[in-house]
RNA sequence: UGAGGGGAACGGGCAGCUGCGCUAGUUUACCCCUGGGUAAACGGUGAGGAAAGUCCGAACACCAUAGGGCAGGGUGCUGGGUAACACCCAGGCGCCGUGAGGCGACGGAAAGUGCAACAGAAAAUAUACCGCCCCCCGUGGGUAAGGGUGAAAUGGUGAGGUAAGAGCUCACCGCGUCUUCCGUGAGGGAGAUGGCAGUGCAAACCCCACCCGGUGCAAGACCAAAUAGGCAACUGAUUGAGAGUGGCCCGCUCGAGGUUGCGGGUAGGUCGCAAGGAAAUGCAGGGAAAUCUGUAUUCAAGAUAAAUGGCUGCUUAAACAGAAUUCGGCUUAUGUUCCCCUCAAUUG
Numbered sequence: 001u002g003a004g005g006g007g008a009a010c011g012g013g014c015a016g017c018u019g020c021g022c023u024a025g026u027u028u029a030c031c032c033c034u035g036g037g038u039a040a041a042c043g044g045u046g047a048g049g050a051a052a053g054u055c056c057g058a059a060c061a062c063c064a065u066a067g068g069g070c071a072g073g074g075u076g077c078u079g080g081g082u083a084a085c086a087c088c089c090a091g092g093c094g095c096c097g098u099g100a101g102g103c104g105a106c107g108g109a110a111a112g113u114g115c116a117a118c119a120g121a122a123a124a125u126a127u128a129c130c131g132c133c134c135c136c137c138g139u140g141g142g143u144a145a146g147g148g149u150g151a152a153a154u155g156g157u158g159a160g161g162u163a164a165g166a167g168c169u170c171a172c173c174g175c176g177u178c179u180u181c182c183g184u185g186a187g188g189g190a191g192a193u194g195g196c197a198g199u200g201c202a203a204a205c206c207c208c209a210c211c212c213g214g215u216g217c218a219a220g221a222c223c224a225a226a227u228a229g230g231c232a233a234c235u236g237a238u239u240g241a242g243a244g245u246g247g248c249c250c251g252c253u254c255g256a257g258g259u260u261g262c263g264g265g266u267a268g269g270u271c272g273c274a275a276g277g278a279a280a281u282g283c284a285g286g287g288a289a290a291u292c293u294g295u296a297u298u299c300a301a302g303a304u305a306a307a308u309g310g311c312u313g314c315u316u317a318a319a320c321a322g323a324a325u326u327c328g329g330c331u332u333a334u335g336u337u338c339c340c341c342u343c344a345a346u347u348g
Stems, first nucleotide, its partner, number of pairs: 001344010012315007020046004025042008048320001052331002055329005060216004072212005077091005092106001093104004107207002112205002114201003129147002131143004135138001155173006174196001175194008220271004230262006242254004277299001279298008
């Protein structure tokens, strides 16, 4: 210098003008009344690292629920962390990468069932297309080295052996079993032994182990109109309730209902809902880490058709993007900067 790997931080700043939501503060005014309520002004405060996808796990609420089972769903190496998780940390094994590192639903294929397209002789049970070898030369036998097909073909390399071959035999490697040592464990090391096996697929059915009741803040709780039903009481039809007739009485006209109360539901409102909690940060301690314990400090968005905006100037690299019950994760989108590490080349 180039190409990479891992991690972290920040997520525009300042000023002016002008808007919007909320409001614990101050002042003023008004109303009930000694404490509140309402309004206005001033002041205060107002999106994110992902607020996103809604993919996991919870809190919370309601419904269901003695307990258990079936069905269904999920998870699936080991140890630890956590409220919990499919998340995190550490480790094992496998795969990828020259490397720093990265990725992995990573239990069981000897319980059973099923599948293995095309090609190929043959796809799980045996078999032989080309080839090689033997002979009695055919409609014969041996072989699985070599070739060929395939995602996958019955351990690999070498030597011996043989008619040619073959774990047929041997050495090494791999694999299985046993023993032993190390490790909490997944596993690993060493030794002995077996000539080597039922090939693969379980994000196919299935088996095994563990976990899971359902619905989501449009959960749910409370207050509660108008109108129309419901129930009750009273009252009323020629002995006329009530309504109209511009305010009242008479008169005239209409006239079978009318009044009150209760109750459920709707609109609407209040709460849930934000001074919060499995919170964040610092320090001390435990731990390899995730994280835990103690302690101090900090934390005032809260709407409901939904506020957090716009303009101007300077500066700047300013991207992706915007809350809607709340947390813990994962994933995805995205700009700049910093730190550590790897590989290659060059220079001193």

A computed fold for a 348-nucleotide RNA from a Spirochaetota bacterium, annotated as Bacterial RNase P class A. Rfam family: Bacterial RNase P class A. Rfam classes the family as a ribozyme. The gene name in the source record is rnpB. The organism belongs to Spirochaetota, within Bacteria. Its mean pLDDT, the model's own confidence on a scale to 100, is 76.